[in-house]
């Protein structure tokens, strides 16, 4: 130096023919319990590594830069 895959909530992750972002776990707050804990309900929390393109629209396409893994030389 070139190549592949990937970055999405506090953590782990889904989202691929482009059409207003989702789950589990955890947080919070309720119900239930003598209390805890377990169980249920409900809320909050992300604008999807960064900058740009391209479209009526981008997590998604395209190009650049930045981390991380893994291959080649």
């Nucleotide at each position: 130096g070139c190549c592949u895959c990937g970055a999405u909530a506090g953590c782990u992750u889904a989202g691929u023919a482009g059409g207003u972002a989702g789950a589990g776990c955890g947080a919070u707050g309720g119900a239930c319990u003598g209390u805890u804990a377990a169980u249920c309900c409900a809320u909050a929390g992300g604008u999807c590594g960064c900058c740009a393109g391209u479209u009526c629209g981008a997590g998604u396409c395209u190009g650049g830069c930045u981390c991380g893994a893994g291959g080649c030389g």
A computed fold for a 73-nucleotide RNA from a Candidatus Woesearchaeota archaeon, annotated as transfer RNA. The sequence is in RNAcentral, with records from ENA. Its Rfam family is "tRNA". Rfam's curators write: Transfer RNA (tRNA) molecules are approximately 80 nucleotides in length. By type it is a transfer RNA. The coordinates come from a structure-prediction model, not an experiment, and the mean pLDDT is 81.